[in-house]
Molecule: Bacterial RNase P class A
Organism: Zetaproteobacteria bacterium
RNA sequence: GGAGUGGUCCGGGUAGUCGCGUCAGGGUUUAUGUUCACAUAUCCCUGCCGAGGAAAGUCCGGGCUACACAGGGCAGAAUGCCGGAUAACGUCCGGUGGGGGAGACCCCGGGAAAGUGCUACAGAGAAUAGACUGCCGGUUACAAAAUCGGUGAGGGUGAAAGGGUGCGGUAAGAGCGCACCGUCCCGUGCGGUAACGGACGGGAGCUGAGGUAAACCCCAUUCGUAGCAAGGCCAAAUAGGGAAGCUUCAGGCGUGGCCCACGCUGCUUCCGGGUAGGCUGCUUGAGCCUGUGGGCAACCACGGGCCUAGAUGAAUGGCUACCACUCCUGCCCCAGGGCAGGAGUACAGAACCCGGCUUACAGGGCCACUCCGCUU
Numbered sequence: 001g002g003a004g005u006g007g008u009c010c011g012g013g014u015a016g017u018c019g020c021g022u023c024a025g026g027g028u029u030u031a032u033g034u035u036c037a038c039a040u041a042u043c044c045c046u047g048c049c050g051a052g053g054a055a056a057g058u059c060c061g062g063g064c065u066a067c068a069c070a071g072g073g074c075a076g077a078a079u080g081c082c083g084g085a086u087a088a089c090g091u092c093c094g095g096u097g098g099g100g101g102a103g104a105c106c107c108c109g110g111g112a113a114a115g116u117g118c119u120a121c122a123g124a125g126a127a128u129a130g131a132c133u134g135c136c137g138g139u140u141a142c143a144a145a146a147u148c149g150g151u152g153a154g155g156g157u158g159a160a161a162g163g164g165u166g167c168g169g170u171a172a173g174a175g176c177g178c179a180c181c182g183u184c185c186c187g188u189g190c191g192g193u194a195a196c197g198g199a200c201g202g203g204a205g206c207u208g209a210g211g212u213a214a215a216c217c218c219c220a221u222u223c224g225u226a227g228c229a230a231g232g233c234c235a236a237a238u239a240g241g242g243a244a245g246c247u248u249c250a251g252g253c254g255u256g257g258c259c260c261a262c263g264c265u266g267c268u269u270c271c272g273g274g275u276a277g278g279c280u281g282c283u284u285g286a287g288c289c290u291g292u293g294g295g296c297a298a299c300c301a302c303g304g305g306c307c308u309a310g311a312u313g314a315a316u317g318g319c320u321a322c323c324a325c326u327c328c329u330g331c332c333c334c335a336g337g338g339c340a341g342g343a344g345u346a347c348a349g350a351a352c353c354c355g356g357c358u359u360a361c362a363g364g365g366c367c368a369c370u371c372c373g374c375u376u
Stems, first nucleotide, its partner, number of pairs: 001372010012323007020050002023047005030041005052347001056358002059356005064227004076223005081095005096109005110218002115216002117212003132155002134151007163181006182206001183204006190197002231280004241271006251265005287306008324345010
């Protein structure tokens, strides 16, 4: 210098000006209520604070709240090597086995020796294997060619063709037989908490033996349901319910042509439920910063400091100037910069709160490491 791997941080700055929201303080603003000075609402002024790394998707886990719950089973869903961390997790950390890469490093994790299914294209044949070519043998009198049979060793197809090398064997061949290697099973002892590792011994020709479980399925473990529109409190008008008192014993209304008859019907006060509306839950929390100690690490313990949005049609913004960064165009000196002009500065926005995961993101900074080239 080039190519790359892992991690971490920022994600425009300053000033002016015009606004917005909560809270606190102040005010000879206005309205309502009454106990006449206060309360509530509103208006004005001042001050403090005012989005994120993902506030997002709502995919997991927990807190909180209400309801349910002796215990067990079915169904359903999720998870799946081992150990640890944690409030908990499908997250994180450390191991372990397998796979990929030259390497830093990355990806994956129960069972395919219970059963069922699927396996594109190519190919003769794709899981009870399979004769297209080749090889060998027979027949057609010989050759060529054809046909019948044997053969899974060679060729070809494919992601995958049912262990590999060699010797023997054979008409040609083949675990058909043998040796070594591989694979699988069983046992013993060693290291490790464990997953697992490596050692030794024995067995099986390998007839359980390709892949797929994010196909059904089997095994083990876990899971009650709903969500801040949860839940709690206050509570108007109108209608309806209950209780007490008052008035009348008549009137009114309806059925009916009319009478009789039958049915319905008042005012005041109080009580309780519930709707609109309001308050609460609401932001001090598994919190943030920092130091020391423990641990390989995730993380934990202790000390000190800090308070950092709480809205509810939903505030956190707009404009101007300068600067910063990136890109484009032109000019100049000259191979790296300078000047001028223009454009751009992302993804996206709290809504009960936390821990994760995933996804989106203009541009930039820093740290550690790997490989290659050059120079000393």